[in-house]
């Protein structure tokens, strides 16, 4: 340099065009315990990488940019 794949809370993820974006770990508070851990309950935390396009409507489809991975050279 070329091709392909990929980007969603702190981390890992679900979500094939439509109302409040899912779950786990982690995190805060409470219960439990003499205390800690485990366990149980409740909560906070996402401008869905970015800029445009298509559409009545985009996390989802298309294009540019940026980042990451694999292959080829």
């Nucleotide at each position: 340099g070329c091709u392909u794949c990929u980007g969603u809370g702190g981390u890992g993820u679900a979500g094939u065009g439509g109302u409040u974006a899912u779950c786990a770990c982690g995190u805060g508070c409470g219960c439990c315990u003499c205390a800690c851990a485990c366990g149980c309950g409740c909560g906070g935390g996402g401008u869905c990488c970015u800029c445009g396009g298509u559409u009545c409507g985009a996390u989802c489809c298309c294009g540019g940019g940026c980042g990451g991975a694999a292959g080829c050279a």